[in-house]
Context: one part of a larger RNA
């Protein structure tokens, strides 16, 4: 891992509800006693006790009332009667292990020092080599104390290094040769050394040259057994079918926030009996959007000049005059506000009337689940008017719990809500060149960028349409040819300043026209050029603004990769209009199943129920509520099959809406089924489930 077997809401109380039976203002016995029985049976006795018949108050207490209170007020609760004991069924939030498995822990009593820690008693062990302390002897020196040398001597938590003890570094090993080892290397090796045997210390403890180390492969408190099925607001698991309805992720409170309680929302069953959602009208509520500046604040400019403060000038003082300042007043002018409002909608809310008969509304009772929500659209707060971010809405939708079609793929977007069947029809969103069902459809334009098929500020003789102004056969715009002068080098400045460093002025003349000079240029001149004018030639030209579609701006990591692909250019792109078609589990048609409500028929009955038929409305579904069934084991009664072959197993093209049920053949070799009831150790694929086999 697979297969097989086993594996989880039970039992007795208490409580609640419904049906039913007895008795009824009452109902009922419990333990026990007596008798009886095959019996754990039955009968009688037993009134203790329990529930009900009266409530109110914390209570004393009072009592159809009572409590509060000064009250004879007001208010709260009560008073208009039906209960009780069995039986059956359902439920259960209560206490019991209480659906099952699962802690780490806590407590009690015991067992351990054959491992290891320390200690006690008694034994054992340490090749070899080196160094050479004290002491001693001899000799020498010295007045001596004493010192030196040479021998001898053999000290040391001394040195090197085996056994022995250890475990430094590296490698190997890591389902190992080994639940700590191997190889090489390394530390100690006469000592605080190593070791044998026997003994001592015990878990709220021991021992410890302290590492929270060790106390039998276990140690921040050993192990074994018991309390014990500890507790687990936590995780996991929880076994057959069909039918009807169908949620929540909110509020309040919570040592509460991933748990609860009550309400809200779901379901079943009664009651009320038109009360409901929605729509229309009528009457009210309100201060949002918007708008506004009348208040509160913010805020632009002007004028009048009013008042005060500050500054300045004058003055001996009083004071006078004045102002690039501050505040204030008046009149205009331009603005802003969630915590401004002289105003003010739409929607909304409340009430009434009408309509509206819906699996509506209100209400009683039994049973729940939910209280982690998500995205999209709208209105907002926070954030960066960031987030697939976060919080709110008495806003809506979808998902959640919703399949089908579209969006290439894609819970939350668009269309649309799947009872079942059909080789029928019509449509929705979205599409109609091919992949791929349907237009290479019609009409008029636009785009040249593969724009379409990502993006901004900004930039540009892209292109199409429109508007306005101006020039033009008395010749425009552009090119080409020619002129572009004189007073004068204007004056000033300056080393110089001559159109062209700078300042001032910017006149006049000749002209077809020509600036006291537009730009280069020179040290300053010179030189080139422009404005302006003529000629040549001949037809439209110049500028500004608005709009449609395009262009640039444009840079990312495996591979084209920013149309799903192919591919597309008078489109298969974009804009506007038109017709046809395709397209879903939508709608329709036909057939079938089934639920609710109403009607009718038949049979039967105390009620009523069952069967049939018909009309209308339904049948997506998680948590969850309700209903009806299938199957397994055993029991009772009745009945039946089986050695002429039961159960079980294998195979098969039968059958029922499903769980399932038959039949036939083979195998097998002794029990099995059906009907009606009853009782449960009653259904497995999951629990890192348990046991076995492979």
């Nucleotide at each position: 891992g697979u297969c097989a077997g086993c594996g989880a809401g039970u039992u007795g109380g208490g409580u609640c509800c419904a049906a039913u039976u007895g008795c009824a203002a009452g109902g009922u016995u419990a333990a026990g006693u007596u008798u009886u029985u095959u019996a754990u049976u039955a009968a009688a006795c037993g009134g203790a006790g329990c529930c009900g018949u009266a409530g109110c108050g914390a209570a004393a207490g009072c009592g159809a009332g009572u409590c509060u209170g000064a009250a004879u007020a007001g208010g709260g609760c009560a008073a208009u009667u039906a209960g009780u004991a069995g039986u059956u069924g359902g439920a259960u939030a209560c206490a019991a292990g209480a659906c099952c498995c699962g802690a780490a822990a806590c407590c009690a009593g015991g067992u351990g020092a054959u491992c290891u820690a320390u200690c006690c008693a008694u034994g054992a062990c340490c090749a070899g080599a080196g160094u050479g302390a004290a002491g001693u002897a001899u000799u020498g020196a010295g007045a001596g104390a004493u010192c030196a040398a040479u021998a001898u001597g053999g000290a040391g938590g001394c040195u090197c290094g085996a056994a022995c003890c250890g475990g430094u570094u590296a490698g190997a090993g890591u389902u190992g040769a080994a639940a700590a080892u191997c190889u090489a290397u390394c530390g100690g090796a006469u000592g605080a050394g190593u070791u044998g045997u026997g003994g001592a210390u015990a878990g709220u403890g021991g021992u410890a040259a302290u590492a929270u180390g060790c106390c039998a492969a276990u140690c921040g408190a050993a192990c074994c057994u018991g309390g014990a099925a500890a507790u687990a607001g936590c995780u996991g698991g929880u076994u057959c079918u069909c039918c009807c309805c169908g949620a929540a992720a909110u509020a309040g409170c919570u040592u509460u926030a991933g748990g609860g309680c009550u309400a809200g929302c779901c379901u079943a069953u009664g009651a009320a009996u038109u009360u409901u959602a929605g729509u229309a009208c009528u009457a009210g509520a309100g201060g949002u959007a918007g708008a506004g500046c009348a208040c509160u604040g913010a805020u632009u400019g002007a004028u009048c000049c009013u008042u005060g403060g500050g500054g300045g000038u004058c003055u001996u003082u009083u004071g006078a005059c004045u102002u690039g300042c501050c505040a204030u007043g008046a009149u205009c002018u331009g603005u802003c506000a969630a915590a401004c409002u002289c105003c003010g909608a739409a929607u909304u809310c409340u009430a009434g009337u009408a309509u509206g008969u819906a699996u509506a509304u209100u209400u009683g009772u039994g049973g729940a689940g939910u209280u982690a929500g998500a995205c999209u659209a709208u209105g907002g707060g926070g954030g960066c008017u960031a987030a697939g971010c976060u919080c709110c809405a008495u806003u809506a939708g979808u998902c959640g719990a919703a399949a089908g079609g579209g969006a290439a793929a894609c819970a939350g977007c668009c269309c649309a809500g799947a009872u079942u069947g059909u080789c029928a029809a019509u449509u929705a969103a979205g599409g109609u060149c091919c992949c791929a069902a349907a237009a290479u459809u019609u009409a008029a334009g636009c785009u040249a960028a593969g724009u379409g098929g990502u993006a901004a500020a900004g930039g540009a003789u892209g292109u199409a349409a429109g508007a306005u102004u101006c020039c033009a056969a008395u010749g425009a715009c552009a090119u080409c040819c020619a002129g572009g002068a004189u007073g004068u080098u204007g004056g000033c400045u300056c080393a110089g300043a001559a159109g062209c460093a700078g300042c001032c002025a910017c006149c006049a003349u000749u002209u077809a026209a020509a600036a006291a000079g537009u730009g280069c240029g020179u040290a300053a001149c010179a030189g080139c050029u422009u404005a302006c004018u003529g000629g040549c030639a001949a037809a439209g030209g110049a500028a500004u603004c608005u709009u449609g579609c395009g262009c640039c701006g444009a840079c990312a990591a495996u591979u084209u990769a920013a149309c799903g692909g192919g591919g597309c250019u008078a489109a298969a792109g974009c804009u506007u209009a038109a017709u046809a078609c395709c397209g879903a589990a939508a709608u329709u048609a036909c057939a079938a199943u089934u639920g609710a409500u109403g009607g009718c028929u038949u049979u039967u009955u105390u009620a009523u129920a069952a069967a049939g038929u018909u009309a209308u409305c339904g049948a997506g579904g998680u948590a969850g509520g309700g209903g009806a069934g299938u199957g397994u084991u055993c029991u009772a009664u009745a009945u039946u099959u089986g050695u002429u072959g039961a159960a079980g197993c294998u195979a098969g093209a039968c059958u029922g809406u499903a769980a399932g049920g038959a039949c036939u053949a083979g195998u097998g070799g002794a029990a099995g089924g059906u009907a009606u009831a009853g009782a449960a150790g009653u259904a497995a694929g999951a629990a890192u489930g348990c046991u076995g086999a492979c």